About this RNA: RNAcentral holds the sequence, with entries from ENA. A computed fold for a 75-nucleotide RNA from a Candidatus Parcubacteria bacterium, annotated as transfer RNA. Its Rfam family is "tRNA". It is annotated as a transfer RNA.
RNA sequence: GCGGGAGUAGUUCAGCAGUAGAAUGUCUCGUUGCCAACGAGAAGAUCGCGGGUGCGAAUCCCGUCUCCCGCUCCA
Numbered sequence: 001g002c003g004g005g006a007g008u009a010g011u012u013c014a015g016c017a018g019u020a021g022a023a024u025g026u027c028u029c030g031u032u033g034c035c036a037a038c039g040a041g042a043a044g045a046u047c048g049c050g051g052g053u054g055c056g057a058a059u060c061c062c063g064u065c066u067c068c069c070g071c072u073c074c075a
Stems, first nucleotide, its partner, number of pairs: 001071007010024004018055001026042005048064005
């Protein structure tokens, strides 16, 4: 330098054009003498960043950043 994969909630991941979700964690309440466990509820992500297409973009296109894997040239 070239090619491929990944980046979405604190964490691990799903979602591949039509209201951003799950598990776990956090907080509150209930049950209990307390803790744990269990049950109920709540908060939490402008989807790595910047543009484009489109009525509508996490999703498609272009550029770019970070991480992982493979390949190649020169010295």